[in-house]
Molecule: transfer RNA
Organism: Podarcis lilfordi
RNA sequence: AGCUCAGUUGGUAGAGCAUGAGACUUUUAAUCUCAGGAUCGUGGGCUUGAGCCCCAU
Repeated sequence: AGCUCAGUUGGUAGAGCAUGAGACUUUUAAUCUCAGGAUCGUGGGCUUGAGCCCCAU
C1' cells in the first nucleotide's frame, strides 16, 4: 500500500490479506514461487536527516 496492522534511543517504510504473473493440477480451487503497489490525513517548524519531535487544523 486496496484492507488490517507494524515501524519507541530520529538514519532514506515492512508484514498479512488482496491484486498480477508463473509452477503444479483434468479443471475452478488449494498449495508453492516471484512481482507491482506508500513518500506516512493536510499545512508549517526544528534538524545534516522526521512516520517518529514541536505547532495549527